[in-house]
RNA sequence: AUCUGCAAAAGGCAAACCUAUCGAAAGGUAGGGACGCAAAGUUACCGGUCUAAGGGAUUUUUCCUAUGACAGCGGGAUCGCCAGA
Numbered sequence: 001a002u003c004u005g006c007a008a009a010a011g012g013c014a015a016a017c018c019u020a021u022c023g024a025a026a027g028g029u030a031g032g033g034a035c036g037c038a039a040a041g042u043u044a045c046c047g048g049u050c051u052a053a054g055g056g057a058u059u060u061u062u063c064c065u066a067u068g069a070c071a072g073c074g075g076g077a078u079c080g081c082c083a084g085a
Stems, first nucleotide, its partner, number of pairs: 002085004012037002017032006035072001041078003045075003048070003054065004
């Protein structure tokens, strides 16, 4: 430097759900909690998904729209722990 994560060890993260709080919502944050994770670290660059306050259309109850979100949906970029080859 590259590849691998079968075994061992050190440590790490934390789904659902509950509580508090922020938010129009999606969702975020903190605490509890563990379904899982070898990048479940970071990043909206590409595809995808969610929401629709505001705006627009419709003309009376629906539709469109991201400037709002999701990195634990896939890919890319970037940094990195342990072990093995």